[in-house]
Glycine riboswitch aptamer from Pelagibacteraceae bacterium AG-325-E13, 88 nucleotides, folded computationally. NCBI's taxonomy places the organism under Bacteria, Pseudomonadati, Alphaproteobacteria, Candidatus Pelagibacterales, Candidatus Pelagibacteraceae.

């Protein structure tokens, strides 16, 4: 000085599952039952790694939460801006 790659914004893009049964009633919402989805957040786990007592992942596994017209959310992704810090 720069810039994959850290953070934050913002803007677009973004699956999946019952508008499900009862009541109560403000046609959605609220208790409760019965069945489902994972891609918010959580949690587990390796024949792989490491300093090797033991400890580390995920889009993999659970579904606690959280969802299951629409709407909102929504991991991830492209863009542009800001910020920081490593190599060279």
């Nucleotide at each position: 000085c720069u810039a994959u790659u850290u953070g934050u914004a913002a803007c677009g893009g973004g699956a999946g599952a019952g508008a499900u049964c009862a009541c109560g009633u403000u046609u959605a919402c609220g208790u409760g039952g019965c069945g489902c989805c994972g891609a918010a957040g959580g949690a587990g786990c390796a024949a792989c790694u490491a300093c090797c007592c033991u400890a580390g992942a995920a889009a993999c596994u659970c579904u606690c939460a959280g969802g299951c017209a629409a709407a909102a959310g929504g991991a991830c992704c492209g863009u542009u801006a800001c910020u920081g810090u490593a190599a060279u």
Its mean pLDDT, the model's own confidence on a scale to 100, is 77.